[in-house]
Molecule: SAM riboswitch aptamer (S box leader)
Organism: Desulfuromonadaceae bacterium UBA2294
RNA sequence: UCUUUAUCGAGAGUGGUGGAGGGAAAGGCCCUGUGAAGCCACAGCAACCGGUCCGGAAUUGGUUCAUACCAAAAACGGACGCCAGGUGCUAAUUCCUGCCCCGUAACAGCGGGGAGAGAUGGGGA
Numbered sequence: 001u002c003u004u005u006a007u008c009g010a011g012a013g014u015g016g017u018g019g020a021g022g023g024a025a026a027g028g029c030c031c032u033g034u035g036a037a038g039c040c041a042c043a044g045c046a047a048c049c050g051g052u053c054c055g056g057a058a059u060u061g062g063u064u065c066a067u068a069c070c071a072a073a074a075a076c077g078g079a080c081g082c083c084a085g086g087u088g089c090u091a092a093u094u095c096c097u098g099c100c101c102c103g104u105a106a107c108a109g110c111g112g113g114g115a116g117a118g119a120u121g122g123g124g125a
Stems, first nucleotide, its partner, number of pairs: 001125008013042005021031003026097003043090003047087003050083002052079004059072005094117001099114006
């Protein structure tokens, strides 16, 4: 970088440095010298991965003439986090909208569903 898949209405900031931008892009609307981005330190959150424990027993192995007994154990579910190791995250629903469909008499406005784009994690190339 490409591809696939899950999630995206919850959650969580202080200090130092730095100096004017930032919220992906466009339009809007916001944040920002009461100090933006970036970097550093510490703190925090708990989505995914990982770990632990519990349930679960497909299946496998052992013993037995056999019923059976013993051991291991995948999928899956849970502990609405038990651990904070990996990634990530800590203004606003992914800040809102765009394209399609539906409802509301209407191409406006409002509401709902889907797509697309994006972000993050897991798998693959």